[in-house]
RNA sequence: UUGAACGCUAGCGGGAUGCCUUACACAUGCAAGUCGAACGGCAGCACGGACUUCGUCUGGUGGCGAGUGGCGAACGGGUGAGUAAUGUAUCGGAACGUGCCCAGUAGCGGAGGGAGAACUACGCGGAAGUUUAGCUAAUACCGCUUACGGGCUAAGGGGGAAUUUUGGGGAUCCUCAGCCUUUGAAUUAUCGGAGUGGCCGGUUUCGGAUUAGCUGGUUAGUGGGGCCACCACUCCCCAAGUCGAUGUUCCGUUGGUGGUUUGAGAGGUCGGCCACCAUGCACUUGGGACUGGACCAAGUCCUAGGCUCCUGCAGCAGGCAGCAUUGGGGAACUUUGGCCAAUGCGGGAAACCAUGAUCACGCCAUGGUGAGGAGGCGAUUAAGGCUUUCAAGUCCUAAUGCACUUUUGGCAGGAAAGAAACGUCGCGGGUUAAUACCUCGCGUAACUGUCAGUAGCUGCAGAAUAAGGACAUGGCAACGUCGUAACGGCAGCAGCGGUACUAGCGAUAGUGCCUGCGUUAAUCGGAAUUACGGGGUGUAAGUGUUGUAGUCUGAGCAGGUGACUCUUCUUGGGGGAGGGGUACACCCAUAGCGUAACUUCAUACGUGCUUCCGCCACUACAGGGCAAGAGUGUGUCAGAGGGAGGUGGCAUUCCUAUUGAAGCAGCGGCCUGUGUAGAUGUACAGCCGAACACGAAGGGAGAAGCGCAGCCUCACAGGGACAACAGUGGCGCUCAAGCAUGAAAGCCAAACGAGCAAACAUGCCUUGAUACCCUACUCGUCCACGCCAUGAAGGAUGUAUACUAGCUGUUGGGGCCUUCGGGCCUUGGUAGCGCAGCUAACGCGUGAAGUUGACCGCCUGGGGAGUACGGUCGCAAGAUUAAAACUCAAAGGAAUUGACGGGGACCCGCACAAGCGGUGGAUGAUGUGGAUUAAUUCGAUGCAACGCGAAAUUACCUUACCUUACCCUUGACAUGUCUGGAAUGCCGAAGAGAUUUGGCAGUGCUCGCAAGAGAACCGGAACACAGGUGCUGCAUGGCUGUCGUCAGCUCGUAUCGUGAGAUGAUGGGUUAAGUCCCGCAACGAGCGCAACCCUGGUCACUAGAUGCUACGAAAGGGCACUCUAAUGAGACUGCCGGUGACAAACCGGAGGAAGGUGGGGAUGACGUCAAGUCCUCAUGGCCUUUAUGGGUAGGGCUUCACACGUCAUACAAUGGUCGGGACAGAGGGUCGCCAACCCGCGAGGGGGAGCCAAUCCCAGAAACCCUAUUGCAGUCCGGAUUGCAUUCUGAAAUUGGAAUGCGUGAAGUCGGAAUCGCUAGUAAUCGCGGAUCAGCAUGUCGCGGUGAAUACGUUCCCGGGUCUUGUACACACCGCCCGUCACACCAUGGGAGUGGGUUUUACCAGAAGUAGGUAGCCUAACCUCAGGGGGGGCGAUUACCACGGUAGGAUUCAUGACUGGGGUGAAGUUGUACCGAUGCAUCCGUAUCGGAAGGUGCGGCUGGAUCAC
Repeated sequence: UUGAACGCUAGCGGGAUGCCUUACACAUGCAAGUCGAACGGCAGCACGGACUUCGUCUGGUGGCGAGUGGCGAACGGGUGAGUAAUGUAUCGGAACGUGCCCAGUAGCGGAGGGAGAACUACGCGGAAGUUUAGCUAAUACCGCUUACGGGCUAAGGGGGAAUUUUGGGGAUCCUCAGCCUUUGAAUUAUCGGAGUGGCCGGUUUCGGAUUAGCUGGUUAGUGGGGCCACCACUCCCCAAGUCGAUGUUCCGUUGGUGGUUUGAGAGGUCGGCCACCAUGCACUUGGGACUGGACCAAGUCCUAGGCUCCUGCAGCAGGCAGCAUUGGGGAACUUUGGCCAAUGCGGGAAACCAUGAUCACGCCAUGGUGAGGAGGCGAUUAAGGCUUUCAAGUCCUAAUGCACUUUUGGCAGGAAAGAAACGUCGCGGGUUAAUACCUCGCGUAACUGUCAGUAGCUGCAGAAUAAGGACAUGGCAACGUCGUAACGGCAGCAGCGGUACUAGCGAUAGUGCCUGCGUUAAUCGGAAUUACGGGGUGUAAGUGUUGUAGUCUGAGCAGGUGACUCUUCUUGGGGGAGGGGUACACCCAUAGCGUAACUUCAUACGUGCUUCCGCCACUACAGGGCAAGAGUGUGUCAGAGGGAGGUGGCAUUCCUAUUGAAGCAGCGGCCUGUGUAGAUGUACAGCCGAACACGAAGGGAGAAGCGCAGCCUCACAGGGACAACAGUGGCGCUCAAGCAUGAAAGCCAAACGAGCAAACAUGCCUUGAUACCCUACUCGUCCACGCCAUGAAGGAUGUAUACUAGCUGUUGGGGCCUUCGGGCCUUGGUAGCGCAGCUAACGCGUGAAGUUGACCGCCUGGGGAGUACGGUCGCAAGAUUAAAACUCAAAGGAAUUGACGGGGACCCGCACAAGCGGUGGAUGAUGUGGAUUAAUUCGAUGCAACGCGAAAUUACCUUACCUUACCCUUGACAUGUCUGGAAUGCCGAAGAGAUUUGGCAGUGCUCGCAAGAGAACCGGAACACAGGUGCUGCAUGGCUGUCGUCAGCUCGUAUCGUGAGAUGAUGGGUUAAGUCCCGCAACGAGCGCAACCCUGGUCACUAGAUGCUACGAAAGGGCACUCUAAUGAGACUGCCGGUGACAAACCGGAGGAAGGUGGGGAUGACGUCAAGUCCUCAUGGCCUUUAUGGGUAGGGCUUCACACGUCAUACAAUGGUCGGGACAGAGGGUCGCCAACCCGCGAGGGGGAGCCAAUCCCAGAAACCCUAUUGCAGUCCGGAUUGCAUUCUGAAAUUGGAAUGCGUGAAGUCGGAAUCGCUAGUAAUCGCGGAUCAGCAUGUCGCGGUGAAUACGUUCCCGGGUCUUGUACACACCGCCCGUCACACCAUGGGAGUGGGUUUUACCAGAAGUAGGUAGCCUAACCUCAGGGGGGGCGAUUACCACGGUAGGAUUCAUGACUGGGGUGAAGUUGUACCGAUGCAUCCGUAUCGGAAGGUGCGGCUGGAUCAC
């Protein structure tokens, strides 16, 4: 923006639009008639007349059905099927027609004829209709006379027209009747005009080449015919042409235009209405004609096919794409209405008649437009809704209420414009003999209104009649809440919804529009996303279109394009003017409807088309010149350029013979193979084929491809560079089609065949291994002929020209200078850097991817697909050309940051290595899984769960679990209200207990005189509420683990980059360290590191009792020492030497108690793991409320075929056992630690001193040392298990504690694969203490005693850090991702075929009709010598021809058993092909093989990493 439709909603007006679909079928009514002033007449009506009982007759009058005749019916109205030019638009042209109309000229004088309707009569038929016979008129029809002009001609001639009629007047006359005159109308011939129609031409006008050749009346001509007219329009003959890559032919689609819509424009889309113009079509489809001025007409006709109606079955009728209407179709489009009043049209002399044209009404929000839907005051901010942080906020002055107004709507009243003519009458003019008729002008009085009692006006009542739909995550204006829970649903796109949804559904507020709002469909814009204006083509898409066999490359025809200079000219070009470009619309400005929409007047504009005039710089054409482009000649030169012929040596294999003895070959490691029949090795000679070491270079040659490379030769022959000249004179550049060349593989048939080597085979590897590796080997590789025509055929860069800084190599040629080493200049190639510029970046950069102009090719999202079909080529393989359906919202490029790599470099760590000791085997303890159970409460699950939560120790309690157990329900706990009592203590009964119940004692504190009140506590009642170890750690806080005590993580300013980002932080050193130093487009800063803190190690000072003590014990004294406590000192690479860049630092040394962060601890950056915890605590939401809350008893957490983790004890002699002896530290203690002493074999019991702790106690440390014994055994090892007897704690020890004594005496003899800890006071080993706790420690946290070994080193394993590289990863390698197979669905190709459409060829057939000829039949006008003739008609016939038929072809659509691949689809199968060096680098072409991705051979590319050069 729309001719719209749909959903919800809807009060009014004026003006516009309204079957886009079935050119589907149509009931009914109407849409084209009119003229009596052309005619005969009178069916019906009225009047008059005559006769008359009813009534009959009469055309006499008004008029008039049907008929003859004239004009009209070819306009108007409808529709868009066909048509790609027989059309349209625009501008021109010549060989034409023309009714009505206008103008001119000449007539309409005379004199005739024959019919046939109506009508009548007899018939036929159901109807529609119709035969026969008879009568009649005309402006119907036919002759004669006349012919200005026109037409024909053989130039003499010949032929050709008409019609009358209305009105008025006049005379004749008895009447009938005719005559004269005049007017008007009509009519004939003809010359013009106007308008209109036919024909021709130029230009313009959609897509397809997977349509390239079309054409036989076709192209041209002579001559006939025909037409209004030109023309192969048609016919005979002759010629063989015509059209076509500037797109013939064929196929598909389609009325064209003015204009409409969009857009800044250029363009794009559309052609509905209207308006205009033009054309075509029209029963429905095809064919044909008559009439007429005009039609091949359809509200005319004939005919064929189809359909429908009627029927008496013989026949017959019909055509709404006119206006209404009906059915059908469809998402969808109006009244079977009014009037001719106006504007037009037809007929008529006119009055008039007709008119579904038109005007006006009705219906529809279909769109555009206008005015409304009220306005003032009014707070307690009512109620109610929604939200809430509970304070309130919002709907909200909104409502209710009070006082006003009345647009609109309702009722009532009166009420327009649109109407002027014609006609009548009067006056005047014309005509005429005329005052008549007719006609023109003026004037008077009347008549005529569908709409419509409408528009507008006035009055009355009364806020009374008048708001919705969409949206609300972003784009895009507008946010909160409830319920739902990946369900239901939304969503143009991104996406939303899996229990806290601003996105789905509601309600409440909100936003933007508003009698509309949204949705759907469609067009343009945005989209510079087809780029003319105005795009690209190295890496993103991107290097050859058609025909032909072919485009990687070349030369090159057509085409395009083109140096300098002079002249002519004016093709293009640019300038000006004229014509034409309808109207409407658009633009500007008026005017009229109240405004607007709308209508109206006038103007402007209008590319293109056409005609003409100027200009000549440029361009084109023509002519002349020039030497700069191009080419030729002469000279010099380089080269693996091509082709042909010859020839050489090295090496491999093979073969003859020598020597020789056991292996050889091969691999990551093996095996197959080969060898005592003598291999490999060694040495001589030989055969054969292929390839040519070194020189050799990113060097050379070629159009490219081709590796073109041993050496030599040539009557083979191509191209190039340079130098100086001489000729030619634009000969140039590019290039569709066509032509030529074109690796490897492959094909044909023939040679050759050493090595290598697809396939095949064997062996290995492997879960498998159709592979990688090995062994052997065939096609092939090689040669000659012919095909093929592809490639990562690449510089992923078309060709040629010009211009635009340089530097460094190398190669070919030339010049100048030279000190002879070399230097400089120039030119052709080839490499590496680099300025400007370009580029998305990477990069390119005088060899451009820079800046100009020329030409060719190609691209337009990914997949489907370089596929299908069709065409062409090929022996084949295949090549080339090349789609669509369907599907996705991306695919892709370059760069960035990470992460990752079976990439690289560097560094660190008990990471490995070197060592010591363990675990894994046994028994036991303990935790977990699993199983079991009424319950075995819950959590923790790789490192980073598993002697973990549980360092508060599970018999009860704890406890969260269980029980058909027993109880409570405002509750065990908190606050508030009312009420009673202080509290509390003691005794009894029932019960497993919780609990229930009875009795006794007893009153306190504060205030107050008292009454009483209050606080605290204990009961009772009702309600708000309590309670929950119930769920969600994926809603959370807090806390914690881990990477990791790893050295990192960031910021400000600045600079670089289009940007993401980078620099800083990289680099050279160094460090435990982003620690420090140096350098540097960076300069600084922060969190981390370090240090500050604690602890122990040395010393000093001070203080000191319960400590120590040199004072003889004690008392007392003293405080040097030990010790305790506090405060200080000390260590900083400070000093010396060396190394290093003079730095940082490192190495060594001195001194020192301690030396290089001295040892240990605390301390944990930004972040990661939706890591752990709702059962510590806190907390949102959900759930529960006589229970998921609370109390009690008992049970369970302690089970046990099994598996795992962590530990204890052992397996013994470095030991066990007996006896004796020695030395700690750090802790704990009043419901406590408990001494001496006594009892007990012992656990322990008794006892009671001391201690609130430097005083007393726990408390005897053990390993160790000194003796003894044991003698390698299942033991004097080991101690599990178990019996008996005890002890302690505790209400309670059975499920279920610990300890003691005596007895019993299991496994176990050092532990498979694998795996853990530890670098010094460490490992190992020995004991001691604490917490928890009534009791219970092999766990854990601490303490001291004894006290090692080893570290070459960083190749490897693991983890981490920095830099770099690759990446198709970013949930980040536990990533991504390929193909087969299986299943479902979708579209599509092939397909024996099948069914339609279109078209075509040949033949048959031949309605109606026209034309031709015509034996038959019929026949009014004219002629006639009366016989006939002329003319005409019917019939049959010939030609043409529609429908139809037969046979064949082409093309297209639909369908088809089966079949091929393709696409899509949360969780299928199989492998792992690709992305990292993806574990065999990938990819391209080709051949071959294989379940599949794929493998291998040959040739090629780098879009390959790493190392070396």
Model confidence (mean pLDDT): 81 of 100. Small-subunit ribosomal RNA from Achromobacter sp., 1509 nucleotides, folded computationally. The sequence is in RNAcentral, with records from ENA. Its Rfam family is "Bacterial small subunit ribosomal RNA". Gene Ontology terms of the family: structural constituent of ribosome and ribosome.